[in-house]
This is a predicted structure of a 476-nucleotide part of an RNA (small-subunit ribosomal RNA, 3' major domain) from a Gammaproteobacteria bacterium. NCBI's taxonomy places the organism under Bacteria, Pseudomonadati, Pseudomonadota, Gammaproteobacteria. The coordinates come from a structure-prediction model, not an experiment, and the mean pLDDT is 82.
Context: one part of a larger RNA
RNA sequence: UGACGGGGACCCGCACAAGCAGUGGAACAUGUGGUUUAAUUCGAUGCAACGCGAAGAACCUUACCUGGGUUUGAAAUGCAGAGGACAGUGCAAGAGAUUGCAUCUCCCGAAAGGGUCUCUGUGUAGGUGCUGCAUGGCUGUCGUCAGCUCGUGCCGUGAGGUGUUUGGUUAAGUCCAGCAACGAGCGCAACCCUUAUCGUUAGUUGCCAACAUUUAAGGUGGGGACUCUAGCGAGACUGCCUGGGUUAACCAGGAGGAAGGUGAGGAUGACGUCAAGUCAGCAUGGCCCUUAUGCCCAGGGCUACACACGUGUUACAAUGGUCGGUACAGAAGGCGGCCAAACCGAAAGGUGGAGCAAAUCCUAGAAAGCCGAUCACAGUUCGGAUUGUAGUCUGCAACUCGACUACAUGAAGUUGGAAUUGCUAGUAAUGGCGUGUCAGCAACAACGCCGUGAAUACGUUCUCGGGUCUUGUACA
Numbered sequence: 001u002g003a004c005g006g007g008g009a010c011c012c013g014c015a016c017a018a019g020c021a022g023u024g025g026a027a028c029a030u031g032u033g034g035u036u037u038a039a040u041u042c043g044a045u046g047c048a049a050c051g052c053g054a055a056g057a058a059c060c061u062u063a064c065c066u067g068g069g070u071u072u073g074a075a076a077u078g079c080a081g082a083g084g085a086c087a088g089u090g091c092a093a094g095a096g097a098u099u100g101c102a103u104c105u106c107c108c109g110a111a112a113g114g115g116u117c118u119c120u121g122u123g124u125a126g127g128u129g130c131u132g133c134a135u136g137g138c139u140g141u142c143g144u145c146a147g148c149u150c151g152u153g154c155c156g157u158g159a160g161g162u163g164u165u166u167g168g169u170u171a172a173g174u175c176c177a178g179c180a181a182c183g184a185g186c187g188c189a190a191c192c193c194u195u196a197u198c199g200u201u202a203g204u205u206g207c208c209a210a211c212a213u214u215u216a217a218g219g220u221g222g223g224g225a226c227u228c229u230a231g232c233g234a235g236a237c238u239g240c241c242u243g244g245g246u247u248a249a250c251c252a253g254g255a256g257g258a259a260g261g262u263g264a265g266g267a268u269g270a271c272g273u274c275a276a277g278u279c280a281g282c283a284u285g286g287c288c289c290u291u292a293u294g295c296c297c298a299g300g301g302c303u304a305c306a307c308a309c310g311u312g313u314u315a316c317a318a319u320g321g322u323c324g325g326u327a328c329a330g331a332a333g334g335c336g337g338c339c340a341a342a343c344c345g346a347a348a349g350g351u352g353g354a355g356c357a358a359a360u361c362c363u364a365g366a367a368a369g370c371c372g373a374u375c376a377c378a379g380u381u382c383g384g385a386u387u388g389u390a391g392u393c394u395g396c397a398a399c400u401c402g403a404c405u406a407c408a409u410g411a412a413g414u415u416g417g418a419a420u421u422g423c424u425a426g427u428a429a430u431g432g433c434g435u436g437u438c439a440g441c442a443a444c445a446a447c448g449c450c451g452u453g454a455a456u457a458c459g460u461u462c463u464c465g466g467g468u469c470u471u472g473u474a475c476a
Stems, first nucleotide, its partner, number of pairs: 001476002003473003007470007015460002019423005026314008034305002042053002064300007077123008088103006106115003126289002129287003135283002137278003140274001142272001147186006153162003166177003192266004197234007207223002211221003237260001240254005303442001316416001320375007332363003337356002342351003382413001387408007429452007
């Protein structure tokens, strides 16, 4: 100087407390361990691995296994030699890769030669093989915590200290005052984006107050007022008032205001820590394989199942289930695409073909909600697992191993032990909708969007984590 303490002081955080909803019990989905297997490819392992890499494992993917093949190789490039083919098409063998046969047959140039392709040889290729403890790059975590340092000066023999400590204050090393310090840098804040209010510009594909028309649909004429769209501006700064405070920083209250003291949310992550993660995204040193640890193909596996754990979904019902009627979104996507009307089917779906490269058309019916009817507390008109049958769609192909529909079947489950998680406001809880990946889909996931919309916070004694100062130390 640090680190540590079941030392001290102060402060903070959904850390506790106060509340709300869960997990842990059931079934299923998914990931992991284990076991099994020819293989169940590999990686991730306290917080910070376990719906993680994977924003899509039937083939492909695919790296694994079994079997069949291949050796200048699937792709790239240099040199030397030989050649006019290679590809395509047809037939045959084969699980296919591939092999054989037939057919067809180069380009530029007068020539020399050049280009392209095939074959042979060679230098080499290739490797998801090992090492993340050789590395780059990227990422997680402490932590959006308030810290981490430097120049000069001063102090100390020196390591080093001071500054950065102290008194206030703040979300903040934020600011003020003081001080052997005076300044500065990286962080904080602000500048950026979204959102909440208003003005202005613009008025189609959006809108419709007044006027007209109408097949009753802003449909049409028309209009720019309103909504909205998207550009530019305004607005919030403790600016104003009162009180407190050191005439300070700042704090409490108030006015005005759409918004008030960082308005709300996002992006933004200092010096560093964990030899943290990644050689399987990519790049790369070293080592290893080179008729194989490379390459091609068929089938299988990654989907197994006495069990254990994590994360979720659906429930156990009446604040509910079922049936009928009826209302209101936002954001996103669309041409190898989204797919309307109409018709067929009980449905999944099929036929169909209008419109739309989209504020125009389509996905598209929002659902919870509201108004009625019924069920009357039951393992039930709750719950839907499992299984059987019949179908639909995608796709060469749904056996291993897809999704969906209908009928039948109708399991566990009556609110969950010890323990444990999230959340402070448009939040939790709850309801639906969309997108990416994608032929299809194991999506109940992830990422977004809007609807309805709470309870509680006395407080900091205790638990956990963190910050500053101080103290002890057989630690470095």